Source information: A computed fold for an 85-nucleotide RNA from Armatimonadetes bacterium UBA5829, annotated as c-di-GMP-I riboswitch aptamer. The prediction has a mean pLDDT of 90. Rfam family: c-di-GMP-I riboswitch aptamer. Rfam describes the family as follows. GEMM was predicted in a large-scale screen for bacterial structured RNA regulatory elements.
[in-house]
RNA sequence: GACCGAUACUGGCAAACCCGUUGAAAGACGGGGACGCAAAGCUAAGAGCCUAAGGCCAAGAGGCUAGGGUGGUCUGGCUGCCGAA
Numbered sequence: 001g002a003c004c005g006a007u008a009c010u011g012g013c014a015a016a017c018c019c020g021u022u023g024a025a026a027g028a029c030g031g032g033g034a035c036g037c038a039a040a041g042c043u044a045a046g047a048g049c050c051u052a053a054g055g056c057c058a059a060g061a062g063g064c065u066a067g068g069g070u071g072g073u074c075u076g077g078c079u080g081c082c083g084a085a
Stems, first nucleotide, its partner, number of pairs: 004083002012037002017032006035072001041078003045075003048070003054065004
């Protein structure tokens, strides 16, 4: 230095759920709360998944569609704390 990851050290993040704000929704943000996490830090490029306002189709019911989301679904990219085996 690379891989790796302890019931080590120092700190960190925070699922579900509840309250508030926001949004058409999915969801996001703030507070509470901890299921978990060694990248659960950042990134929506590829795949997946969620939503469908607008648009298109339809006699209608409704269907299709992402320039909306999700990094706590996976792959890729960028960065980073600690150091036993």